[in-house]
């Protein structure tokens, strides 16, 4: 000093519940703990959600409403990448 991950000190917090903000995924705040050694940060690539609005589409038109397809949005607790990082026994 890399790799690995016992200990301790600590840290995060899923489902679910309330509150709020979003059209929605879903955010954030409060309680809660299934779990995480990066569950620390960043949508880069793949995935997955979601699409008010745009287009298309259906009854002779409009409108409303369905259905599709999308620009866009989300998710870092789904997988690779990319930044930073505490402690540290055994090997």
């Nucleotide at each position: 000093g890399a790799c690995c991950g016992a200990a301790a000190g600590g840290g995060c917090a899923a489902a679910c519940c309330c509150g709020u903000c979003g059209a929605a995924a879903g955010g954030c705040g409060g309680g809660g703990a299934c779990g995480c050694a990066a569950a620390g940060c960043c949508a880069c690539g793949g995935g997955u959600c979601u699409a008010a609005a745009u287009c298309c589409u259906g009854a002779g038109c409009u409108a409303g409403c369905g259905g599709g397809a999308c620009a866009g949005g989300a998710c870092a607790g789904c997988c690779g990448g990319g930044c930073c990082g505490c402690c540290g026994a055994a090997g």
c-di-GMP-I-GGC riboswitch aptamer from a Desulfatiglandales bacterium, 91 nucleotides, folded computationally.